[in-house]
Context: one part of a larger RNA
RNA sequence: UGACGGGGGCCCGCACAAGCGGUGGAGCAUGUGGUUUAAUUCGAUGCAACGCGAAGAAUCUUACCUGGCCUUGACAUCCCAGGAACCCUGAAGAGAUUUAGGGGUGCCGCAAGGAACCUGGAGACAGGUGCUGCAUGGCUGUCGUCAGCUCGUGUCGUGAGAUGUUGGGUUAAGUCCCGCAACGAGCGCAACCCUUGUCCUUAGUUGCCAUCAUUUAGUUGGGCACUCUAAGGAGACCGCCGGUGACAAACCGGAGGAAGGUGGGGAUGACGUCAAGUCAUCAUGGCCUUUAUGGCCAGGGCUACACACGUGUUACAAUGCAGGGUACAAACCGUUGCCAACCCGCGAGGGGGAGCUAAUCGGAAAAAACUCUGCUCAGUUCGGAUUGCAGUCUGCAACUCGACUGCAUGAAGCCGGAAUCGCUAGUAAUGGCGUAUCAGAUCGACGCCGUGAAUACGUUCCCGGGCCUUGUACA
Numbered sequence: 001u002g003a004c005g006g007g008g009g010c011c012c013g014c015a016c017a018a019g020c021g022g023u024g025g026a027g028c029a030u031g032u033g034g035u036u037u038a039a040u041u042c043g044a045u046g047c048a049a050c051g052c053g054a055a056g057a058a059u060c061u062u063a064c065c066u067g068g069c070c071u072u073g074a075c076a077u078c079c080c081a082g083g084a085a086c087c088c089u090g091a092a093g094a095g096a097u098u099u100a101g102g103g104g105u106g107c108c109g110c111a112a113g114g115a116a117c118c119u120g121g122a123g124a125c126a127g128g129u130g131c132u133g134c135a136u137g138g139c140u141g142u143c144g145u146c147a148g149c150u151c152g153u154g155u156c157g158u159g160a161g162a163u164g165u166u167g168g169g170u171u172a173a174g175u176c177c178c179g180c181a182a183c184g185a186g187c188g189c190a191a192c193c194c195u196u197g198u199c200c201u202u203a204g205u206u207g208c209c210a211u212c213a214u215u216u217a218g219u220u221g222g223g224c225a226c227u228c229u230a231a232g233g234a235g236a237c238c239g240c241c242g243g244u245g246a247c248a249a250a251c252c253g254g255a256g257g258a259a260g261g262u263g264g265g266g267a268u269g270a271c272g273u274c275a276a277g278u279c280a281u282c283a284u285g286g287c288c289u290u291u292a293u294g295g296c297c298a299g300g301g302c303u304a305c306a307c308a309c310g311u312g313u314u315a316c317a318a319u320g321c322a323g324g325g326u327a328c329a330a331a332c333c334g335u336u337g338c339c340a341a342c343c344c345g346c347g348a349g350g351g352g353g354a355g356c357u358a359a360u361c362g363g364a365a366a367a368a369a370c371u372c373u374g375c376u377c378a379g380u381u382c383g384g385a386u387u388g389c390a391g392u393c394u395g396c397a398a399c400u401c402g403a404c405u406g407c408a409u410g411a412a413g414c415c416g417g418a419a420u421c422g423c424u425a426g427u428a429a430u431g432g433c434g435u436a437u438c439a440g441a442u443c444g445a446c447g448c449c450g451u452g453a454a455u456a457c458g459u460u461c462c463c464g465g466g467c468c469u470u471g472u473a474c475a
Base pairs, nucleotide, nucleotide: 001475002474003472004471005470007469008468009467010466011465012464013463015459016458019423020422021421022420023419026314027313028312029311030310031309032308033307034305035304042053043052064300065299066298067297068296069295070294073125077124078123079121080120081119082118083117086103087102088101089100090099091098092097107114108113127289128288130287131286132285136283137282138278139277140276141274143272148187149186150185151184152183153182154163155162156161167178168177169176193266194265195264196263198234199233200232201231202230203229204228207224208223209222212221213220237260240254241253242252243251244250316416320375321374322373323372324371325370332363333362334361337356338355342351343350344349382413387408388407389406390405391404392403393402429451430450431449432448433447434446435445
């Protein structure tokens, strides 16, 4: 000087407390461990691994296994020989591949040849998702959006170092003020950026409809007020008033205002820590491999199943379930696509073909909510697992191993031990909608809007963190 203390002081955070809803019990989905297996490819392992890499394993993917094949190789550069390239067809085979036949003869050209491409040959080499993340780059997690981390000059100390950065106030903040052997500065904080909340200006189609006319319908004439869209501006600064304070910084209350004290949300992550993670995104040193640890193909596996754990989902019902009726979104996507009207089917879906490169057309029905009716507390008209049969769709192909539909079946489950998680407001809870990946496949992820709470006395305690101080046999 740090680190540590079941030392002290001050302070903060859904850290506790006050509340609301969960997990832990059940079924299922999904990931992991374990076990099994020819293989169940690999990685991630306290917080910070476990719906994680994977925004999507039937084949492919695919790295694993079994079997069948290749050896200058699936891919790159160089040399030699031949042939344009390319297209079509037959046979064998699970295919990779092997073999046979036909068509085609192009471009440049000094007529030697050359360019692109294909085939064969020789070797230099290719190849490796093989090892080492404790050799590395890059990227990322984490403490933590915590308020810290440092430097120059000066001063003090023999020196390691100190001072500044400590102290008194204050703040979300090393934020600001005052003081001070310090005076300044840098990286962080804040602001500048995006979005949302109010108003103004400009613009008015594909958007909107107050007035006038018209109609089944903003449908049409008409209008651009309003809504909305998207460009530019205004607006909030403790600016004003009162009080407290050290005449400061600031804090408390009030006015005005759409908004008040960083207005809400996002992006933004200092010096560093964990030899944290990743050699399987990529790049890369070293090592290893080279008729194989490389390459091609078919089938299988990654989907196994006495079990254990994590994360979710559906429930256990009457604030409910079922059946009618009726209303209100936002964001997003669409030409290899979205697919309307209409017809067929109980339905998944099929037919059909209009429109749309989309403020025009389509996905699209929002659902909870409201209203009417039934059920009357029961393992039930709760719950839907499982299983049987019959189907639909995608795709070369749904047996291993897809999603969905109909009929039948109708399991566990009556609110969950110890323990444990999230959340402070348009939040929790609850309801639906969309997107990426994608032929198909989502209870996950990422977004969107609807309905919309309770509680916070407080900082004694648990956890994490910041500053000062103290002890130390630790570095």